[in-house]
């Protein structure tokens, strides 16, 4: 220098064919218990890496950039 994959909640990750942003764990609150754990219920938590484009509408498609992993040179 070139190719491929990845970047979504504090962590690990889903998100199919463009239209509702989600799960588990963690956190907080409540229930249960003499109490703790476990269990049950609820809540909070997101510029979807950044910028631009296409579109009525983008996590998703296109282009550029950044970072990580990997292959080639």
């Nucleotide at each position: 220098g070139g190719g491929g994959c990845g970047u979504u909640a504090g962590c690990u990750c889903a998100g199919c064919u463009g239209g509702g942003a989600g799960a588990g764990c963690a956190u907080u609150c409540g229930g249960u218990u003499u109490g703790c754990a476990a269990c049950c219920g609820a809540a909070a938590g997101g510029u979807c890496g950044c910028g631009a484009g296409u579109u009525c509408g983008a996590u998703c498609c296109u282009c550029g950039c950044a970072c990580g992993c990997u292959c080639c040179a």
Overview:
The RNA shown here (transfer RNA) has 73 nucleotides and comes from a Gemmatimonadaceae bacterium. Rfam family: tRNA. The family's RNA type in Rfam is transfer RNA. Rfam describes the family as follows. Transfer RNA (tRNA) molecules are approximately 80 nucleotides in length. The RNAcentral record of the sequence draws on ENA and MGnify. NCBI's taxonomy places the organism under Bacteria, Gemmatimonadota, Gemmatimonadia, Gemmatimonadales, Gemmatimonadaceae. The coordinates come from a structure-prediction model, not an experiment, and the mean pLDDT is 82.